[in-house]
Context: one part of a larger RNA
Molecule: small-subunit ribosomal RNA, 3' major domain
Organism: Lactiplantibacillus plantarum
RNA sequence: UGACGGGGGCCCGCACAAGCGGUGGAGCAUGUGGUUUAAUUCGAAGCUACGCGAAGAACCUUACCAGGUCUUGACAUACUAUGCAAAUCUAAGAGAUUAGACGUUCCCUUCGGGGACAUGGAUACAGGUGGUGCAUGGUUGUCGUCAGCUCGUGUCGUGAGAUGUUGGGUUAAGUCCCGCAACGAGCGCAACCCUUAUUAUCAGUUGCCAGCAUUAAGUUGGGCACUCUGGUGAGACUGCCGGUGACAAACCGGAGGAAGGUGGGGAUGACGUCAAAUCAUCAUGCCCCUUAUGACCUGGGCUACACACGUGCUACAAUGGAUGGUACAACGAGUUGCGAACUCGCGAGAGUAAGCUAAUCUCUUAAAGCCAUUCUCAGUUCGGAUUGUAGGCUGCAACUUGCCUACAUGAAGUCGGAAUCGCUAGUAAUCGCGGAUCAGCAUGCCGCGGUGAAUACGUUCCCGGGCCUUG
Numbered sequence: 001u002g003a004c005g006g007g008g009g010c011c012c013g014c015a016c017a018a019g020c021g022g023u024g025g026a027g028c029a030u031g032u033g034g035u036u037u038a039a040u041u042c043g044a045a046g047c048u049a050c051g052c053g054a055a056g057a058a059c060c061u062u063a064c065c066a067g068g069u070c071u072u073g074a075c076a077u078a079c080u081a082u083g084c085a086a087a088u089c090u091a092a093g094a095g096a097u098u099a100g101a102c103g104u105u106c107c108c109u110u111c112g113g114g115g116a117c118a119u120g121g122a123u124a125c126a127g128g129u130g131g132u133g134c135a136u137g138g139u140u141g142u143c144g145u146c147a148g149c150u151c152g153u154g155u156c157g158u159g160a161g162a163u164g165u166u167g168g169g170u171u172a173a174g175u176c177c178c179g180c181a182a183c184g185a186g187c188g189c190a191a192c193c194c195u196u197a198u199u200a201u202c203a204g205u206u207g208c209c210a211g212c213a214u215u216a217a218g219u220u221g222g223g224c225a226c227u228c229u230g231g232u233g234a235g236a237c238u239g240c241c242g243g244u245g246a247c248a249a250a251c252c253g254g255a256g257g258a259a260g261g262u263g264g265g266g267a268u269g270a271c272g273u274c275a276a277a278u279c280a281u282c283a284u285g286c287c288c289c290u291u292a293u294g295a296c297c298u299g300g301g302c303u304a305c306a307c308a309c310g311u312g313c314u315a316c317a318a319u320g321g322a323u324g325g326u327a328c329a330a331c332g333a334g335u336u337g338c339g340a341a342c343u344c345g346c347g348a349g350a351g352u353a354a355g356c357u358a359a360u361c362u363c364u365u366a367a368a369g370c371c372a373u374u375c376u377c378a379g380u381u382c383g384g385a386u387u388g389u390a391g392g393c394u395g396c397a398a399c400u401u402g403c404c405u406a407c408a409u410g411a412a413g414u415c416g417g418a419a420u421c422g423c424u425a426g427u428a429a430u431c432g433c434g435g436a437u438c439a440g441c442a443u444g445c446c447g448c449g450g451u452g453a454a455u456a457c458g459u460u461c462c463c464g465g466g467c468c469u470u471g
Base pairs, nucleotide, nucleotide: 004471005470007469008468009467010466011465012464013463015459016458019423020422021421022420023419026314027313028312029311030310031309032308033307034305035304042053043052064300065299066298067297068296069295070294073125077124078123079121080120081119082118083117088101089100090099091098092097105116106115107114108113127289128288130287131286132285136283137282138278139277140276141274143272148187149186150185151184152183153182154163155162156161167178168177169176193266194265195264196263198234199233200232201231202230203229204228207224208223209222212221213220237260240254241253242252243251244250316416320375321374322373323372324371325370326369332363333362334361337356338355342351343350344349382413387408388407389406390405391404392403393402429451430450431449432448433447434446435445
């Protein structure tokens, strides 16, 4: 000077408390450990690994295993020779590949040649998801959006260092004010950025419809007032009033206002910590392999299953289940695509096919809700696992191992021990919708809107953090 203390003081955070809903018990989904296996590829490991890399393992992916193959190589550059190319067809084979048939390349040209592409040869070399994240770059997590971390000059100290940055107030904040051997400054805080909440104006098509006609329908005429869209502005600054305060900073209350004291949300992550993570995104030093640790193919595996843990979904029911009727969204996506209407099918879907490169057409009926009827507390008209049969879709191909439908089957489960998690408002809870990945496959992830609470006395205690001080 730091770090630490079951030392002290002050302060903060869904940290506790006050509440609401979960997890831990059941079934299933998914990840991990373990075990098994020819292989179950590799990485991630308290918080900060475990629905994580993976925004999607049937083949491919794929890195693993078995078998079959290749050796200048699947890929790159350089030299040389050739011009029999590619595609298609036939045969053998699991295929890679091999043999044959058909075919007899293209562009420029000064006709010397040059270029593209393909094949053969020789050598330099290629190649490696092989090792080391404790050799590295880059990127990322975490403390933590916590309020801190430093520098120049000056001063003090023999020096390490101190001061500034401490103190009195105040703030979300090293935020600001006052004081002070300090005076200034930088990186952080805040603001500038995006979005949302109000409004003016400009612009009205594909959007909208008040009034006038018209229609089954904003359908058409007409209009751009309204809704909406998207440009440009305004608006919020403790600006105004009162009180408290040290005549300060600021705090409390009020007015006006769509919004009030950072209005809500996001992006933004200081110096550093954990030899934190990643050599398997990529790049890269060194080491290692080079007829193999490289490359190609078929099949298998990554999906195994006495078990253990994490994260979720569905439930255990009447604030509910079932049946019928009926109402209201937003974000988005679409031409190898979204696919209406109509017909067929109980249905998943199929057939045919309009429109749409989209404020025009489609995905797209939102669901919870509301109005009726029924069930009457049961392992049930709860719950849906599991299994059987018959089908549908995608795709060369659903056996290992996809998703969906119908009929039948109808398991555990009656609210969950110790323990433990999330959340302070349009939040929790609950309800559906969209998207990325993607041929197909979503209970995951990322978004969107609908309905919409309870509680916070307080800071003694648990956890984490900040400042001062003490050992």